[in-house]
Molecule: small-subunit ribosomal RNA
Organism: uncultured prokaryote
RNA sequence: AGAGUUUGAUCAUGGCUCAGAACGAACGCUGGCGGCAGGCUUAACACAUGCAAGUCGAACGCUCCGCAAGGAGAGUGGCAGACGGGUGAGUAACGCGUGGGAACCUACCCUUCGGUACGGAAUAGCCUCGGGAAACUGGGAUUAAUACCGUAUAAUGACUUCGGUCCAAAGAUUUAUCGCCGAAGGAUGGGCCCGCGUGAGAUUAGUUUGUUGGUGAGGUAAUGGCUCACCAAGACUACGAUCUCUAGCUGGUCUGAGAGGAUGAUCAGCCACACUGGAACUGAGACACGGUCCAGACUCCUACGGGAGGCAGCAGUGGGGAAUAUUGGACAAUGGGGGCAACCCUGAUCCAGCCAUGCCGCGUGAGUGAAGAAGGCCUUAGGGUUGUAAAGCUCUUUCAGAAGUGAAGAUAAUGACGGUAGCUUCAGAAGAAGCCCCGGCUAACUUCGUGCCAGCAGCCGCGGUAAUACGAAGGGGGCAAGCGUUGUUCGGAAUCACUGGGCGUAAAGCGUACGCAGGCGGACAUUCAAGUUGGGGGUGAAAUCCCGGAGCUCAACUCCGGAACUGCCUUCAAAACUGUUUGUCUAGAGUUCGGGAGAGGGGUGUGGAAUUCCUAGUGUAGAGGUGAAAUUCGUAGAUAUUAGGAGGAACACCGGUGGCGAAGGCGACACCCUGGACCGAUACUGACGCUCAUGUACGAAAGCGUGGGGAGCAAACAGGAUUAGAUACCCUGGUAGUCCACGCCGUAAACGAUGAAUGCUAGUUGUUGGGAGGUUUACCUUUCAGUGACGCAGCUAACGCAUUAAGCAUUCCGCCUGGGGAGUACGGUUGCAAGAUUAAAACUCAAAGGAAUUGACGGGGGCCCGCACAAGCGGUGGAGCAUGUGGUUUAAUUCGAAGCAACGCGCAGAACCUUACCAGCCCUUGACAUGCCCGUCGCGGAUCUUGGAGACAGGAUCCUUCAGUUCGGCUGGACGGGACACAGGUGCUGCAUGGCUGUCGUCAGCUCGUGUCGUGAGAUGUUGGGUUAAGUCCCGCAACGAGCGCAACCCUCGUCCUCAGUUGCCAUCGGUUCGGGGUGGGCACUCUAUGGAACUGCCGGUGAUAAGCCGGAGGAAGGUGGGGAUGACGUCAAGUCCUCAUGGCCCUUAUGGGCUGGGCUACACACGUGCUACAAUGGCGGUGACAGUGGGAUGCGAAGGGGUGACCCGGAGCUAAUCUCCAAACGCCGUCUCAGUUCGGAUUGCACUCUGCAACUCGAGUGCAUGAAGUUGGAAUCGCUAGUAAUCGCGGAUCAGCAUGCCGCGGUGAAUACGUUCCCGGGCCUUGUACACACCGCCCGUCACACCAUGGGAGUUGGUUUUACCCGAAGCCGGUGCGCGAACCGCAAGGACGCAGCCGACCACGGUAAGGUCAGCGACUGGGGUGAAGUCGUAACAAGGUAGCCGUA
Repeated sequence: AGAGUUUGAUCAUGGCUCAGAACGAACGCUGGCGGCAGGCUUAACACAUGCAAGUCGAACGCUCCGCAAGGAGAGUGGCAGACGGGUGAGUAACGCGUGGGAACCUACCCUUCGGUACGGAAUAGCCUCGGGAAACUGGGAUUAAUACCGUAUAAUGACUUCGGUCCAAAGAUUUAUCGCCGAAGGAUGGGCCCGCGUGAGAUUAGUUUGUUGGUGAGGUAAUGGCUCACCAAGACUACGAUCUCUAGCUGGUCUGAGAGGAUGAUCAGCCACACUGGAACUGAGACACGGUCCAGACUCCUACGGGAGGCAGCAGUGGGGAAUAUUGGACAAUGGGGGCAACCCUGAUCCAGCCAUGCCGCGUGAGUGAAGAAGGCCUUAGGGUUGUAAAGCUCUUUCAGAAGUGAAGAUAAUGACGGUAGCUUCAGAAGAAGCCCCGGCUAACUUCGUGCCAGCAGCCGCGGUAAUACGAAGGGGGCAAGCGUUGUUCGGAAUCACUGGGCGUAAAGCGUACGCAGGCGGACAUUCAAGUUGGGGGUGAAAUCCCGGAGCUCAACUCCGGAACUGCCUUCAAAACUGUUUGUCUAGAGUUCGGGAGAGGGGUGUGGAAUUCCUAGUGUAGAGGUGAAAUUCGUAGAUAUUAGGAGGAACACCGGUGGCGAAGGCGACACCCUGGACCGAUACUGACGCUCAUGUACGAAAGCGUGGGGAGCAAACAGGAUUAGAUACCCUGGUAGUCCACGCCGUAAACGAUGAAUGCUAGUUGUUGGGAGGUUUACCUUUCAGUGACGCAGCUAACGCAUUAAGCAUUCCGCCUGGGGAGUACGGUUGCAAGAUUAAAACUCAAAGGAAUUGACGGGGGCCCGCACAAGCGGUGGAGCAUGUGGUUUAAUUCGAAGCAACGCGCAGAACCUUACCAGCCCUUGACAUGCCCGUCGCGGAUCUUGGAGACAGGAUCCUUCAGUUCGGCUGGACGGGACACAGGUGCUGCAUGGCUGUCGUCAGCUCGUGUCGUGAGAUGUUGGGUUAAGUCCCGCAACGAGCGCAACCCUCGUCCUCAGUUGCCAUCGGUUCGGGGUGGGCACUCUAUGGAACUGCCGGUGAUAAGCCGGAGGAAGGUGGGGAUGACGUCAAGUCCUCAUGGCCCUUAUGGGCUGGGCUACACACGUGCUACAAUGGCGGUGACAGUGGGAUGCGAAGGGGUGACCCGGAGCUAAUCUCCAAACGCCGUCUCAGUUCGGAUUGCACUCUGCAACUCGAGUGCAUGAAGUUGGAAUCGCUAGUAAUCGCGGAUCAGCAUGCCGCGGUGAAUACGUUCCCGGGCCUUGUACACACCGCCCGUCACACCAUGGGAGUUGGUUUUACCCGAAGCCGGUGCGCGAACCGCAAGGACGCAGCCGACCACGGUAAGGUCAGCGACUGGGGUGAAGUCGUAACAAGGUAGCCGUA
């Protein structure tokens, strides 16, 4: 310090997630030792049992024990139980923190001054008599005190009317001493007041009656409405009162660079509480955790009458919970209470126990050791890895263990811890390693299993048969007595931005203006010193953090010192800036005067054009409307046209990125009223300014109310069309409304998607309104105010903005913080209503969104090409047959191919074989390969034969008798037998693959290097102007070059030349038979084979003088001469595992192998591709010329002969320019004469031929006979641009046989192309895009189903709170005085005083009634979200097929 994730890729925005640290933690797996810490975060839930506060005989009497000394016990009395310890419920508060203040108290302690005299009456205990179950308690008698009371004394005390008045004490003791009382001071502790700080919510905006203040009184230790009486009407609040919710506060702790954020366990300070609520008493101190009283709930005891209790002390129990320890030891230390003290008490405390809860430290061994052992795992089978790891050898003993010794903590004594820490000795590698992870982020990889299953997952995402992501193993990485997971906090997150963000399009500028509060504010001088700055002082507890030291062996931990505690208060000083005071100024702002511009606003009136309607005329059959129609109007006279009239609304031309206005908005003309801005000029005021929460006003359209008005237009509605439907688009009608007046509404994509104001920062050019200067009167220069375009710097994610800023700055306001849910619900405000405004949450997703890029696509545009259309010729689709496919059938009808680009395709040829399918019968190391062992030496072939369907099994005869050799059954080879490795598979996966192929497409494209531009994806080049068949070439150009494609090079055809001349040829010459180039000879010709000839080369025109195009000459051929081969980067997970090869999986007496028979040939049907036809451009008969490819030794097969024929007999020649297949067919002549025919030949019968082991299923051919459909083919659709289509035959591969198919060959030989509007496909440029699996895309809403959260909801349950009233325990206070009473007064009666009682006020709990508020449940109901392939449509994205969107009805 960053990283992953939106996209095909990019930049930016933006959320989600991760890596870090931490914890009072919990859970899972695991677990050796020690030190130091920590340990109910939940039920402030309920608690059994024990302990946690007593002590004093030197205050007192009594009882008991004891000989005594002395001790024990319950009481009276004193001090202490207000500390210590626990908890965090309540509390948003002077509670806490910090700093101040004045009107107070303070037992014990310290200092000082003074005093401590004389009396009195009771009472507990004890005794006795009672009550009661108990707790406890009543009466009587007696008694002491440092208990209680009186008197005296009385100030430096208190009060005071200033005369005076009032107030105390306690003793104990042998001494010493300890006490007691009054007063002053101190110390300590506490009470009270104030400034500032200390949560959230405005969907809580008003609150308050002792309330705010005063006077007086009461009360208190003390101020004070603290309380009361009276008076006044105040007090608090937008700087957030009141209300609601939440919460103990702090030092600190965690995190963070810091600023901050979160938190408040342990330790420390403060507060509050003690079963719940209330109350006081005692006391120096309490409204009291282990005190009292009352009420309530709960628990326990009970004799039912009544009583007892309070672990939020330490242990412990139950319960709750994911979860938190022993009913331990000791007062030895530190501290506390009492006591003169000894001492007693102390669950405070010190220790121990439990727990890896955390932090820190240590160990689980060290060295050596390669045969790189064994085993495991992987493997390309060679090896690699685990791995110096182990074993082995040599050592060591920390820790744990055993034994011995043995502290400090204590000062003389006293040690719970504890025979602990430490030290010494001994034995032995001995007792001691796990957890998580290994797709990316993120360090670390392989095999097997599984097969969208099981599972994983923090985010992205893995898993559908080759998973580094699941599970296991091997290996590796990380940490380590721990490791992971979960939860929480901070960080990363600059993702609430003070430090340190934004708002044109990503979320975000209020629709606009005015303006109170508030914030900010021109120049000069002056004053003060609030802010500000500097110095000093006080405080900021300790601990913590940090720094430097020190002590435990180190560390954690602890101790010492320092710094710091960023704060608050106070004091002194300064005066620049802000502020305050005062004075002055004119540059901001405003006033005055003079001008001109304008759809600025309001009112009144006037005008013409047009539409419609009415009246009248002319006039006749249509009009209107549409893509086409119809509804509609019209013979009752429409439309059209002429004239007149009525009425309402809107104002053509001018008219203009022109004007005015704050915005909305404003458009005929005239008049009246009126606002603002601009220019010019002088004088005046003297900062009067800017912005603006709340507020106020204005605010399009639609809508609402009342009353008018209503021509046109036109929601709703009706009809006609369109359509699958059409509640739409189109058409015909048509009501609200649109218009006016008054009143509401208050919203718009109210947009420049850009708040207002001020200043500064290059220009160029239009235009509107003024001014100034110059002058040639039409311009030039210049200035102010507006309004546009372009553009520099700068800014921006980019697009873009750019003096009218989105630049550079300042001030103020508004707004934003992922998408959806949702601008919705609830609540409030507002409105007549519709609604508006303010405005959430649950839940859900990992994105949503912006700009730009490359593609793809568009029922977007431009340019261009192609038998793409058009122009033609011939077909298919109809018939019969052939063939392939689908379907059906079947035991099987093997399998594959599926739009173009499957379907006469794989198949260049299924009777057996092929053959993969079916039925049956057989074989199991196998039909085939390699290795091992044993046996044999031959193997093999031919003929005959037995059983069997055959495979197979057996027999007889004949032929043949392996090679090398070291002479060894030794080697090779072959055969037979055997066991095991293995063979075998046309079994699966073409979506694991190679190879090959199809297709776009023989379309003209596809890229790279360097440079340049851009943040980048990318762009440029490759675009543009021409041209071409072509990214072909030329020109231009931030590009310059290059590659794969195009073209050319290759083959072939066409013409001539050249060279050569057998098997080819024969013009000339010779001979020969006349039957032939048969022969000598020749190579002239044909032909065969090699090389060459064509390049826009030449001329003219055109074009930019280019590339090229057009025409011409020459030429056999002319602009690529014709044809072929040749197929760029890529697309289709295209096809093929059944050509072959191959990974993985599967079968192994079978999914392998052999055989016989069957099937692939089935047949209601549908489709594709063909053949033959329907006839006269023909059929039949006759006749007779001319080809070219090719093939041939298991072959082609001549001559001759036979048969009507298929064919047969025959066998010459031929290894083929020699022989042969081999005959070409269309042609010509004759006949038929338009018929289902002399067309057509299907089908069928009979008889044959050939091939073959075999033609039944199931071959081809021949002859005779038979003679079906069919008379040119619906919608639709195919091929072809020249030697082409059409037509005619011939050859070949496969092949025993089988061709209408396929591949080739030649013969005859056309028509048409104006042209590119349209259909299809393609190329280039451009445009839009919400598409990128790329339009066969994306995507919206209802409905149906399931689940989830939520709103409403008759009501119902509970909490909390308010108001009114009732009740009124205990208690204090007040009152009362027929009760009672020892102290004092009094001779007495009696009094003072006290106690109890009674009354009253206050008041807790409780009750009644009415509300507020919050939460739970709730039949039913509303929308929302999510969900795998559901239904209906097609709204949006392209001109999305009616441009889309906003507001409203």